Predicted 3D model of a 93-nucleotide RNA (SAM riboswitch aptamer (S box leader)) from a Cytophagaceae bacterium.
The sequence was found by an Rfam model in a public genome assembly.
RNA sequence: GAUUUAUUAAGAACGAAGAAAGAGAUUAGGCUCGACGAACUUCUGGCAACCUGCUAACCACCAGUAAGGUGCCAAUUCCUAAACAGAUAAAUC
Numbered sequence: 001g002a003u004u005u006a007u008u009a010a011g012a013a014c015g016a017a018g019a020a021a022g023a024g025a026u027u028a029g030g031c032u033c034g035a036c037g038a039a040c041u042u043c044u045g046g047c048a049a050c051c052u053g054c055u056a057a058c059c060a061c062c063a064g065u066a067a068g069g070u071g072c073c074a075a076u077u078c079c080u081a082a083a084c085a086g087a088u089a090a091a092u093c
Stems, first nucleotide, its partner, number of pairs: 001093008013044001015043004022033003026082005045073003049070003052066004077085001
């Protein structure tokens, strides 16, 4: 990178340093956030979606706990429409 499967209305700092004008996946229409410094990078803190550990259960569905691997921490994937859509995880190649 490709394919498949599952999830995508919950949850989580107005933190610090850098950064410098846009950002919210793409297209269109809206709306919102941003020099009171957004996006992005690093650190810390946190959440608990999947895998993993432990307990429970032991057909299936499903629970609690830990936070190791990814991930995530404005607004329902911000809303509507389109899509062979996007995002996350696991497995296989």
Overview:
The source organism's lineage runs through Bacteria, Pseudomonadati, Bacteroidota, Cytophagia and Cytophagaceae.